Context: one part of a larger RNA
């Protein structure tokens, strides 16, 4: 000085209580272990690994296996000698391809030519390559305590020193926020404000948007700039102000205005350090290993296996529910190698079809839940939908291992789940759908929109994390 206490004080956090939903039981996605296996590539292991890297393995991807091939090598570069053709294309033998062998074609440029020069090709070398090892050699990058509120430094004073003060005290606050005080006075990175969104007003602008007006069945046309919106600009919140408490201070509690109140909401931003934390499989890089092979093509096949085990999910057990029907109301994306509208066919999934659209103009789109009706009546059922059989659509060279989707049949489990255990304090949980990125095709996963919309928090004694002050140590 710090770490540690089943040491003390003070204080925070969905920490715990107080609600509401779950997770553990079921099937089924999905990732992990196990076992298998020729191979099931690596990698990640408490919180902070297990829907992770992977925003997307049928080939490719791809790093495994297995077989067949290549050896200055699929890419990049230097030299030396050789050659003008080789290579690329086509043909045309083996082949599973890659690849081997044949055969067709078949060089520019300077120079009269010798020769030179470009470009390729073989040879040789020097070397390349390596997703081999080492994250305990590293860089960067990231995760965590933790958005916690804490970590320094100058000078100065005190101490042999290591170090202490400052940063301890009173208050207070989300905060080392801010006020008093003090051997201390100042200052730096953090807080905090400057930054984007949200929410009100206002100016400006007015198409492709709007629509109070007119025609028009409508589609649009005319005409407006008023409202919505859009989008660049400005105000707007500061404890300004009333009133209490306070130490006359910082603050705190009430209140008025006000769209909004005391940091409004939400976001981005993460000090000094901890974990020899994670990556040599994004890259990059030291050392080491390899060099007809730990490099490299290429086909098939693994990464989808399955007694089992746990994680994250998603679909249910039903009546606040399920089917039919009919009827509204969105935000945000996204498109020309695209999105694909009327319309026709198809029961469907889709097929034809091609109008408009580089898009506030065309489209992907239909929102769903909600309401309005009608049926079911507590049943393993008109709840549930797994598993399987058969027809089939779609993408794609190619769906057997191994896609997604649609129809029909077929219906498993499953009656609300031990111990235990997670999330969430408001437009949040719950609960409905829509988009988007990857993508040729493969979301119940990820990222984001919007809709419907609670309950509770007495309160800090307890469990867990974490600040601060002092204590006790045989720790470092």
């Nucleotide at each position: 000085u710090g770490a540690c206490g089943g040491g003390g004080g003070c204080c925070c956090g969905c920490a715990c209580a107080a609600g509401c939903g779950g997770u553990g039981g079921a099937a089924c996605a999905u990732g992990u272990g196990g076992u298998u296996c020729a191979a099931u590539u690596c990698g990640a292991c408490g919180c902070a690994a297990c829907g992770c890297g992977a925003a997307g393995a049928a080939c490719c991807u791809u790093a495994c296996c297995u077989g067949g091939g290549c050896u200055u090598g699929a890419a990049c570069c230097g030299c030396a000698c050789a050659g003008g053709a080789c290579c690329a294309u086509c043909u045309u033998u083996g082949g599973a391809a890659a690849c081997a062998g044949a055969g067709a074609c078949u060089u520019c440029c300077c120079g009269c030519a010798a020769g030179g020069g470009a470009c390729c090709u073989g040879u040789g070398u020097a070397g390349a390559g390596g997703u081999g090892c080492u994250g305990c050699a590293u860089g960067g990058c990231u995760g965590u305590c933790g958005u916690c509120a804490g970590c320094u430094c100058g000078u100065g004073c005190c101490g042999u020193g290591a170090g202490g003060u400052g940063u301890u005290g009173g208050g207070u606050u989300a905060a080392g926020u801010c006020c008093c005080g003090c051997a201390a006075c100042g200052a730096g990175c953090g807080c905090a404000a400057c930054c984007c969104u949200u929410a009100c007003u206002c100016g400006u602008a007015g198409u492709u948007g709007c629509c109070a007006c007119c025609c028009g069945c409508a589609a649009g046309g005319g005409g407006g700039a008023a409202c919505u919106c859009u989008a660049c600009g400005a105000g707007g919140a500061c404890u300004g102000c009333u009133c209490c408490g306070g130490a006359u201070a910082a603050c705190g509690g009430a209140g008025a205005g006000g769209a909004a109140g005391g940091u409004g909401g939400g976001g981005a931003u993460g000090a000094g350090g901890u974990c020899a934390a994670g990556u040599c499989a994004g890259c990059a890089u030291g050392g080491c290993c390899u060099u007809u092979a730990u490099g490299u093509c290429c086909a098939g096949g693994g990464c989808u296996a399955c007694a089992c085990a746990c994680g994250u999910g998603u679909u249910a057990c039903a009546a606040u529910g399920c089917g039919c029907g009919c009827c509204a109301c969105a935000a945000a994306g996204c498109g020309u190698c695209g999105c694909g509208a009327a319309c026709c066919c198809g029961c469907g999934a889709g097929g034809g079809g091609g109008a408009g659209c580089u898009a506030a103009u065309c489209g992907c789109a239909a929102a769903a839940a909600a309401g309005c009706g009608c049926g079911c009546u507590c049943a393993g059922u008109u709840c549930g939908g797994a598993u399987u059989g058969c027809a089939g659509u779609c993408u794609g060279c190619a769906a057997c291992u191994c896609g997604a989707c649609u129809g029909c049949a077929u219906g498993a489990a499953g009656c609300c789940g031990g111990a235990a255990u997670c999330g969430c304090u408001a437009g949040u949980a719950a609960u409905g759908g829509c988009g988007c990125a990857u993508c040729a095709g493969a979301a119940c996963g990820g990222c984001g929109c919007c809709g419907u919309g609670a309950a509770u928090a007495c309160g800090u004694u307890c469990c867990c994390g974490g600040g601060c002050c002092u204590u006790g140590u045989a720790c470092a």
Small-subunit ribosomal RNA, 3' major domain from a metagenome, 476 nucleotides, folded computationally. Its mean pLDDT, the model's own confidence on a scale to 100, is 85. Rfam family: Bacterial small subunit ribosomal RNA. Rfam links the family to the GO terms structural constituent of ribosome and ribosome.